Background: SAM riboswitch aptamer (S box leader) from a Verrucomicrobiales bacterium, 115 nucleotides, folded computationally. NCBI's taxonomy places the organism under Bacteria, Pseudomonadati, Verrucomicrobiota, Verrucomicrobiia, Verrucomicrobiales. Model confidence (mean pLDDT): 82 of 100.
RNA sequence: GUCUCAUGUAGAGUGGUCGAGGGACUGGCCCAAUGACACCACGGCAACCGGUCGGACGCGCAGUCCGAUGCAGGUGCUAAAUCCAGCUCCGGCAAGUGCCGGGGGAAUAUGAGAC
Numbered sequence: 001g002u003c004u005c006a007u008g009u010a011g012a013g014u015g016g017u018c019g020a021g022g023g024a025c026u027g028g029c030c031c032a033a034u035g036a037c038a039c040c041a042c043g044g045c046a047a048c049c050g051g052u053c054g055g056a057c058g059c060g061c062a063g064u065c066c067g068a069u070g071c072a073g074g075u076g077c078u079a080a081a082u083c084c085a086g087c088u089c090c091g092g093c094a095a096g097u098g099c100c101g102g103g104g105g106a107a108u109a110u111g112a113g114a115c
Base pairs, nucleotide, nucleotide: 001115002114003113004112005111006110007109008108013042014041015040016039017038021031022030023029025086026085027084028083043078044077045076048074049073050071051069052068053067054066055065056064057063082107087104088103089102090101091100092099093098
């Protein structure tokens, strides 16, 4: 990097360095010299993987599945719902191609697996 699967309305910030853009893309709307973003340190959140315990299948170690448990090991996250929308479908509104509500999808992020 590509593919597959799962999840994304919950949760969790202080200090230091730097100094101008940042929130993936586009539009909107936000954040930002009262210093954002990024990086570093120390915290925190959480439960995808892992661990532990119990159960089912199994003669059984193994293995597979189910449940419970923060246990903090591997990752991840720590402004705003993935900040909202983007494509499509349904419903509503006298509405001029819009607005409101809902479903599906796309894209994207993270994890796990394969190449």